[in-house]
Order: sequence, then structure tokens, then C1' cells
RNA sequence: GGCAGAGUAGCUUAACGGUAAAGUAGUGGUUUCAUAAUCCAUUGAUAAGAGUUCAAUUCUCUUCUCUGCU
Repeated sequence: GGCAGAGUAGCUUAACGGUAAAGUAGUGGUUUCAUAAUCCAUUGAUAAGAGUUCAAUUCUCUUCUCUGCU
């Protein structure tokens, strides 16, 4: 240089083009003599920029980062 794949919450993963889901972590409460665990509530995310569409995490293009092959 060429080709392929990946990029979503602090972390690990979901999501037929139609309200972005869960586990874990964080915070507050519950419980306990106390801690842990349990239970309840809550915070937090689509790599960036364009395009198509009534509507884009999803489709198209460019850029960036990472991984693999050559």
C1' cells in the first nucleotide's frame, strides 16, 4: 500500500429502518450490632461529518481509531 472485520453507559454485550435493552459498576435508600450479600429507586451511551428516508445504531459515502490477513 491492498483486502476484511469492529467502534453503543466506567466495563461486557443486545437492538426487522419506528420510544436505545440488559448484566456489572456508580449514587441514594432498605436490611444488619457492623460489613458483605439481598431488595427498591436512580444516574449514565450510538467514533466524527455528510447523504437517502416521514423516520437511521441499522442503508450509502468520506474521515478517524483498533484488530486480522496479505

Transfer RNA from Ourococcus multisporus, 70 nucleotides, folded computationally. Rfam family: tRNA. It is annotated as a transfer RNA. Model confidence (mean pLDDT): 84 of 100. RNAcentral holds the sequence, with entries from ENA.